[in-house]
Parts: sequence; structure tokens; C1' cells
RNA sequence: AUCUACCAGCAGCCUAAAUCCGGCUUCCUUCCUGGAGCCGGAUGCGGGGGAACCAAAUUCCUCGAAGCAAUUCGGGGAUGGGGCGAACGGCGGUGAGCAAUCAUCGCCAAGGUCACUUUCAAGACCAAGCCCGUCAGCUAACCUCGUCGGCGAUUGGAAGGGCGAUC
Repeated sequence: AUCUACCAGCAGCCUAAAUCCGGCUUCCUUCCUGGAGCCGGAUGCGGGGGAACCAAAUUCCUCGAAGCAAUUCGGGGAUGGGGCGAACGGCGGUGAGCAAUCAUCGCCAAGGUCACUUUCAAGACCAAGCCCGUCAGCUAACCUCGUCGGCGAUUGGAAGGGCGAUC
């Protein structure tokens, strides 16, 4: 490099959300015991607060006054700020309001998910919700919190792996 033959198996997903140890229980159980639930602890994973240095220092509407104007002052009104998360935002409709703005609906969309991992192409789907409570930029030490819940498995190319079988 070519030809022929044989073979071409297994792995769950989203999420930080798992594993182990001990104790308890009027529950389930095959009653040796194991399971389920709850509590505590540890490890792992994830989040928040928190120095120096650095960074940062709200905006708009309306009425009145001054002024050539830019703008300034005063009264009233609207809008705080931040966190988890992929879910940042934009356009348009409707309702309230003089307006700033608030509520709601539709479309688009940054971004995200698709089965060992990465990448390319096509395809499908999501693009929400919740929390703190006037307060927090980053942040070493340090402090503190969570470890729920919901699902069912698109295709093809390239590269690289794990387990197993055979040689």
C1' cells in the first nucleotide's frame, strides 16, 4: 500500500446539588438484616461577606425665578442599590400618568443545553424564576451559607480517552 475474512460491546441527562461515617425512628422489609426518613459530622463541589493597592462618586420629568444663550437656583414628582442563575437586552402593542416612569402582552435576541471529552456542520429546545432590604466594587487572612429539584437519551465528520473482550 492492496485484497479478503471477522468484529464493531459497555457508559444516563440538566443542576454546585455527591460520597462516606455515626446516631435515632411508633415506617417498610427476606426481620441474619437491609431499605426509607430525620439529625449530626467529615470530605468533595458551589455561593456570599470581607484589607491593602487599584477603581468608583445616580439620572430624568414638571412648575417658578434669573440669564442673550449655555446654564444656575428653588418647589414637587419619578428612578435606589445589590445577589443567585445561561436567562444581558432591543423593538412594537395595550392600560395608568401632563411627563419622567410603572404594569402587561407579542416578536427578536446576547447567552445557554443536547448523553465519554474537545471541535466543525446541520437540527431541536431554553432564553425563566427567585432572594437581600436602603446595605455590600475588587479583595489575602478570616467569617458564613447551600448540597435541592426536574427529566429521558439529535445526526454526521475529525481528533483524543475510560471499562471490557479477543489476539

A computed fold for a 167-nucleotide RNA from Pedosphaera sp., annotated as c-di-AMP riboswitch aptamer (ydaO/yuaA leader).
Model confidence (mean pLDDT): 76 of 100.
It was read from a public genome assembly, where an Rfam model found it.